[in-house]
RNA sequence: GGGGCUAUAGUACAAUGGUAGUAUAAUCGGCUCCAGACCGAUUGAUGGGGGUUCAAAUCCCUCUGGCCCCA
Numbered sequence: 001g002g003g004g005c006u007a008u009a010g011u012a013c014a015a016u017g018g019u020a021g022u023a024u025a026a027u028c029g030g031c032u033c034c035a036g037a038c039c040g041a042u043u044g045a046u047g048g049g050g051g052u053u054c055a056a057a058u059c060c061c062u063c064u065g066g067c068c069c070c071a
Stems, first nucleotide, its partner, number of pairs: 001070007010024004018054001026042005047063005
C1' cells in the first nucleotide's frame, strides 16, 4: 500500500427489514440465627455520522477501534 472479518447491557452471546432477548453480574425482597446456595422482582445495551425504506441492530456509504490475510 491492497483485501477480508468484526463492533449489541459490567461480562459472554442471540435477534431471517417489523416488541432489542438469554445467561451471568449488580440492586431489592423472600428463605436463613448469619452468610452462601435457592426462589422472585427491578435496573442496564445496538461504536460515531450519513443514505435507502412505511419501518434498520439487520441493507448501502464513510469514519473510528479490534483481529486476520497478501505485498